[in-house]
RNA sequence: AGAGUUUGAUCCUGGCUCAGGAUGAACGCUGGCGGCGUGCUUAACACAUGCAAGUCGAGCGGAGAUAAAUUGAAAGCUUGCUUUUAAUUUAUCUUAGCGGCGGACGGGUGAGUAACGUGUGGGCAACCUGCCUCAUACAGAGGGAUAAUCAUGUGAAAACGUGACUAAUACCGCAUGUCGUUUCGGGAGGGCAUCCUCCUGAAAGAAAAGGAGCAAUCCGAUAUGAGAUGGGCCCGCAUCUGAUUAGCUAGUUGGUGAGAUAACAGCCCACCAAGGCGACGAUCAGUAGCCGACCUGAGAGGGUGAUCGGCCACAUUGGGACUGAGACACGGCCCAAACUCCUACGGGAGGCAGCAGUGGGGAAUAUUGCACAAUGGGGGAAACCCUGAUGCAGCAACGCCGCGUGAAGGAAGACGGUUUUCGGAUUGUAAACUUCUAUCAAUAGGGACGAAGAAAGUGACUGUACCUAAAUAAGAAGCCCCGGCUAACUACGUGCCAGCAGCCGCGGUAAUACGUAGGGGGCAAGCGUUAUCCGGAAUUACUGGGUGUAAAGGGUGAGUAGGCGGCAUGGCAAGUAAGAUGUGAAAGCCCGAGGCUUAACCUCGGGAUUGCAUUUUAAACUGCUAAGCUAGAGUACAGGAGAGGAAAGCGGAAUUCCUAGUGUAGCGGUGAAAUGCGUAGAUAUUAGGAAGAACACCAGUGGCGAAGGCGGCUUUCUGGACUGGAAACUGACGCUGAGGCACGAAAGCGUGGGGUAUCAAACAGGAUUAGAUACCCUGGUAGUCCACACGGUAAACGAUGAAUACUCGCUGUAGGCGAUAUACGGUCUGCGGCCAAGCGAAAGCAUUAAGUAUUCCACCUGGGGAGUACGCCGGCAACGGUGAAACUCAAAGGAAUUGACGGGGGCCCGCACAAGCGGAGGAACAUGUGGUUUAAUUCGAUGAUACGCGAGGAACCUUACCCGGGCUUAAAUUGCAACCGAAUAUGGCGGAAACGCCAUAGCUAGCAAUAGCGGUUGUGAAGGUGCUGCAUGGUUGUCGUCAGCUCGUGCCGUGAGGUGUCGGCUUAAGUGCCAUAACGAGCGCAACCCUUGCCGAUAGUUACUAACAGGUUAUGCUGAGGACUCUGUCGGGACUGCCAUCGUAAGAUGUGAGGAAGGUGGGGAUGACGUCAAAUCAGCACGGCCCUUACGUCCGGGGCUACACACGUGUUACAAUGGGGGGUACAGAGGGCUGCUACCACGCAAGUGGAUGCCAAUCCCAAAAACCUCUCUCAGUUCGGAUUGAAGUCUGCAACCCGACUUCAUGAAGCUGGAUUCGCUAGUAAUCGCGCAUCAGCCACGGCGCGGUGAAUACGUUCCCGGGCCUUGUACACACCGCCCGUCA
Repeated sequence: AGAGUUUGAUCCUGGCUCAGGAUGAACGCUGGCGGCGUGCUUAACACAUGCAAGUCGAGCGGAGAUAAAUUGAAAGCUUGCUUUUAAUUUAUCUUAGCGGCGGACGGGUGAGUAACGUGUGGGCAACCUGCCUCAUACAGAGGGAUAAUCAUGUGAAAACGUGACUAAUACCGCAUGUCGUUUCGGGAGGGCAUCCUCCUGAAAGAAAAGGAGCAAUCCGAUAUGAGAUGGGCCCGCAUCUGAUUAGCUAGUUGGUGAGAUAACAGCCCACCAAGGCGACGAUCAGUAGCCGACCUGAGAGGGUGAUCGGCCACAUUGGGACUGAGACACGGCCCAAACUCCUACGGGAGGCAGCAGUGGGGAAUAUUGCACAAUGGGGGAAACCCUGAUGCAGCAACGCCGCGUGAAGGAAGACGGUUUUCGGAUUGUAAACUUCUAUCAAUAGGGACGAAGAAAGUGACUGUACCUAAAUAAGAAGCCCCGGCUAACUACGUGCCAGCAGCCGCGGUAAUACGUAGGGGGCAAGCGUUAUCCGGAAUUACUGGGUGUAAAGGGUGAGUAGGCGGCAUGGCAAGUAAGAUGUGAAAGCCCGAGGCUUAACCUCGGGAUUGCAUUUUAAACUGCUAAGCUAGAGUACAGGAGAGGAAAGCGGAAUUCCUAGUGUAGCGGUGAAAUGCGUAGAUAUUAGGAAGAACACCAGUGGCGAAGGCGGCUUUCUGGACUGGAAACUGACGCUGAGGCACGAAAGCGUGGGGUAUCAAACAGGAUUAGAUACCCUGGUAGUCCACACGGUAAACGAUGAAUACUCGCUGUAGGCGAUAUACGGUCUGCGGCCAAGCGAAAGCAUUAAGUAUUCCACCUGGGGAGUACGCCGGCAACGGUGAAACUCAAAGGAAUUGACGGGGGCCCGCACAAGCGGAGGAACAUGUGGUUUAAUUCGAUGAUACGCGAGGAACCUUACCCGGGCUUAAAUUGCAACCGAAUAUGGCGGAAACGCCAUAGCUAGCAAUAGCGGUUGUGAAGGUGCUGCAUGGUUGUCGUCAGCUCGUGCCGUGAGGUGUCGGCUUAAGUGCCAUAACGAGCGCAACCCUUGCCGAUAGUUACUAACAGGUUAUGCUGAGGACUCUGUCGGGACUGCCAUCGUAAGAUGUGAGGAAGGUGGGGAUGACGUCAAAUCAGCACGGCCCUUACGUCCGGGGCUACACACGUGUUACAAUGGGGGGUACAGAGGGCUGCUACCACGCAAGUGGAUGCCAAUCCCAAAAACCUCUCUCAGUUCGGAUUGAAGUCUGCAACCCGACUUCAUGAAGCUGGAUUCGCUAGUAAUCGCGCAUCAGCCACGGCGCGGUGAAUACGUUCCCGGGCCUUGUACACACCGCCCGUCA
């Protein structure tokens, strides 16, 4: 000192939460010792039992006990002793009563009290004070009682009565009487109003007690004065919350008189007056003992009032007095009340908020202990007695402080645990082990201080503290935490379950957040949790905040109280400043010392105690006062401007209505209509009339007004502002303004009000719609207008209170002024725009401040609940003003940023639309999917981006699915070990096969051990198309071949971010050019690559054949050639290069030139950053999980081919641009030895049997549309070919489920296809055939390629879809498939 949390990210506002300290604490887990403290915060609830206040015999009379002496009596006998008893005296002891002092202290508690109760500082000239100290004086002489006691009586008891006796330091007169008191005088001095002090004269009433001692003497008594101590009363200031408590008060406020008191006073009483308190908060209500101090805080503050100390109050509740120096009295009295107890029912007794203790309450708080040894208190002359005050001990980790639980060495880094990539890592020098020490605890021995001025005596604590000795590491560690904040991480279990959580938040199968374990971090005899307080929180802001948009400026004005206030002079000294004095108790706190081994703790000294009071100075500032000034403010004068206000009158246009004319079928209304009006004559039009309301143009970020607001014209009355180098007058008269007062849009309300043209809530009808209590239309009542009252609110907004001063500029406008001035410039008051400094979270504000300052008022303190409820005030009502809480959330919010989105805008592109051509959707079939079915119909793909997709080929196999039969180190790959045996081959039997059983034959290398090979067993390692594509790699689809996506440096911004990449032009293109706080660069674009189109060079075999030669019915067939075609290779060519026009340029345009090709020549490959948790664990790989005589593996059979149905993709058609027959021509690219096969023969054909060439520019597979010709003539046909029957061929172990093909026969639907929808812009669409992969064969009409023939159309970008750029709005960011409101459940 800060941190977390609103957002995709940012800045701000703002709340919530955390880290710190503290406690009379409690709870959970744990617990070795000592010291010092602390310990009913709740029921001021009720209390058994014991103790807590007595003492004095030196005040008194008695009573009793003991001892001694004397005397008497009796008994015993040892005859002078003993015992007993009675009386007297003396001594000692005890003490019920009278008397004295003390029980008013000490101890407890905090109920009450918001008060002179407390704190602080004063006052008493208005008072008292026992014991104590000092001083003065005095104590003479008497009297009458009474308790105790005795007797007697009543009563259960407590207690009480009657009679008789007696004493005092008990009580009562009398005498004397001081410097005392009161009254009346005289004098002197003082003060603060009443008055006070001193000196002096007179009068009056008023005292006493004795005790001890041989004595000295001591202790007491009386009066008075003084002191000290302790109290009483009064005053200033301070002392919680609520105004949803605004008025309170009758002894109330004051006076006079009397009374009461120690004393003042309405303290009490009589009379008189009518006052007193209150917004500076009375009264009422709630809460509370106050303070020194304690906790916290940098401080200012905030909170608390345990222990210790001061004051107050109380003693079961309420009231009262008595005694006394002192009480209205905790352990006194009386009365009343409640409760408890005793009782003989007649009456009595009691008061733990003293110390212990009990019950109860509660989360919770101790022993019915020891001692008066110390300190202190009461009594006493003293000894001494009493003292639950106090000193100690006991219990409790309740707190603070200190100590210990060992120290050093010790690596095979042991075992064990945890983890692992299996190598290791970690626990960890930790342990074991070796050496050492003994603080605490335990044992034994010794042993204090506290006890005094000297001697002696006296110790509860206590045989305690402390010291010494010997021995043993032996007896002594836990708690919380480990996602971020916040130091500390892994494994397993769990699977939005169980649970955690202070806030944010974790948990839905890989949880560092749950539980456990290992490890780690923190503190430590404690550690956590809970509660409370302060802090952090500048989050109530005095120090130290705000109010345009985040919460917050009152709707406006004039003005009361209050607050603040111009220039200069004198005085005063209230504020202010300085000095001095008193006080601010002690303890505490801080500093410095000292004492306990240290510390806590204790002792001493100093500081501080920021305050209050008194006093002396100062006089700048504030204040007060006196007398001034004119710059603020105001008055007068002059001038012009204005929808400022009120009243009265007038005007024209329009609207509606009425009357009349013309006129005829519609009008009106809407997106389109309908309701409505109209042949009874509307709408339209003309003329006349009536009514009410509002005032076009002028008209303007123009004017006026405090705001609301004000608009035709004229008149009357009236308010305000402005200007004046003019300056006459006043002389601070000012600013603000709580309450109160006034004004205050629209709607609304009142009047047995007026008026009513338009418009128009409600209402009615028509539409729209799923509905439409709406938007639209036709009507229409309150109302809208006037008058007079009421109401008092608005986004009453500039969301910006009023006033004053100051702070760069530019520009416009309204009204003035000055100046010779229609210009220019100056100045004042308004109304606007832009910008600097500055401010601001930013956007923005910026002389009309949201800047810099001052003054005053109002208001705010998280969101919701709620401007709600209750109360009060106002109102006729409607409603307004004031204005909470419970509960709930962790946000709500402001400004700006980047995206995404918009049935927002602008620009642009794309077979996107349009223009065309051909299809799909209807039929049949093929194929895929859904669904259904099934033992199984294996699995995956599912909008675009799944559906002739994975599959480029399911009869078995494939195959993953189903049924059945087998195997278990396994079907395959192997390491090691042991045992057995060659390996292997052939045959037979059972079986559906796998498999099982049987028989026969049978080794190699080496001298040998042994090795190779096979089998069996064990072990290490298998296997899984089982799950998770949301754990992954790799690969792929899509946006999209769209033109985008970024970076470095710089600059701008508090920041997220921006700029660059925007703008203009251009391009297919972020392609370029220009401009430019940007300059460059990267990934994309383009180019480089392949192919095709032209040319050249080069090389020619299997290709080619022009010239030469040979040959054939014919053919490059042969020799030969290197010209051509072609095939390879290497080059050239195209670059807007040239011309014209336009343009700054980039570039565009042109039937331009040239050229094979012209503006990217055509096609392909090539796919940026990223999006869709897109697809794939079944292609492969791989983490984790799961199965292991099975979810592995082998085999036979079945299934993947099912079939009411739905969809996608295709094929064939519906025919004449055609079908069928015949004739005849021209490709390219591929493939070929388990192959392609010429040719021949056979078969109608599929094919079969021969045979030849070719491992290929050589041979083969091998063309069809087209063209020529014949026929068919518009029909379900000579179209169409499904389906079905029969017969076959081929492949294959095998065509039943389930192959293709051939022939013959059969000849279905279908006559161009609804809504809707797909492809294509040129060698393209359309159409025609050919080849290949896979493959034994093939369900291929699919896929991938190849060539042949070969079109139409594009005006254009309004619209649909998709995309790009700029801009705008946003409460969206999982991003519009968003967010979110209401109702119901």

Predicted 3D model of a 1385-nucleotide RNA (small-subunit ribosomal RNA) from an uncultured bacterium. The prediction has a mean pLDDT of 84.